[in-house]
Molecule: Lysine riboswitch aptamer
Organism: Secundilactobacillus angelensis
RNA sequence: UUAAAUCGAAGAGGUUGCAACCGACAUUAGUCAGUUCACUCAGUCACUGUUAUGACUAAGAGGUGGACCAAAAGGGGACGUUGCCGAAGCGCUGAUUGUUACAGCAGUCAGUUUGCUGGGACGUGAUUGAAUAAAUCACGGACUGUCGCAGAUAUAACGUCUGCGGAGCGCUAUCGAAAAUG
Numbered sequence: 001u002u003a004a005a006u007c008g009a010a011g012a013g014g015u016u017g018c019a020a021c022c023g024a025c026a027u028u029a030g031u032c033a034g035u036u037c038a039c040u041c042a043g044u045c046a047c048u049g050u051u052a053u054g055a056c057u058a059a060g061a062g063g064u065g066g067a068c069c070a071a072a073a074g075g076g077g078a079c080g081u082u083g084c085c086g087a088a089g090c091g092c093u094g095a096u097u098g099u100u101a102c103a104g105c106a107g108u109c110a111g112u113u114u115g116c117u118g119g120g121a122c123g124u125g126a127u128u129g130a131a132u133a134a135a136u137c138a139c140g141g142a143c144u145g146u147c148g149c150a151g152a153u154a155u156a157a158c159g160u161c162u163g164c165g166g167a168g169c170g171c172u173a174u175c176g177a178a179a180a181u182g
């Protein structure tokens, strides 16, 4: 001094970028539970099925309907705070909890350079869900950030516009190391 490549640090994306916490509020719901009345009658409950065990039950469990009273959890979430830019989410695997065993389901925790997603929004469908909330997944056409290629245009130089394409294992004309050259 240095084009590309290597390593490390720093940085950028945004109709609401991401997550955690807090949380008004709406929903859950005039539902569950409770009290009581009428009718009914042998079972009912401990997440679901089978099983074992336990508890309750003719002093009427459970069910149906009426009256009175009347929630909460889970799910969502304005504002705010904090940490961040594979932020993170989903999937998968393992452990654990929900009485026992098996299977499922749900919650919590841990792992994940092994599987997917650049980002948010929108539309359609499916699943979860009480749900017209919300989430996830698939598909779709746009938008947006970034890089590459092609074309146009402009500058001392960096650029700008259009089209197509790629994926965050990406990108940066930010800094350093190392390396190379002198």
Stems, first nucleotide, its partner, number of pairs: 001180002006177004010172002014085001017084005025076001034068007043056004047104004052099001088117003091112008118144002122140007146166008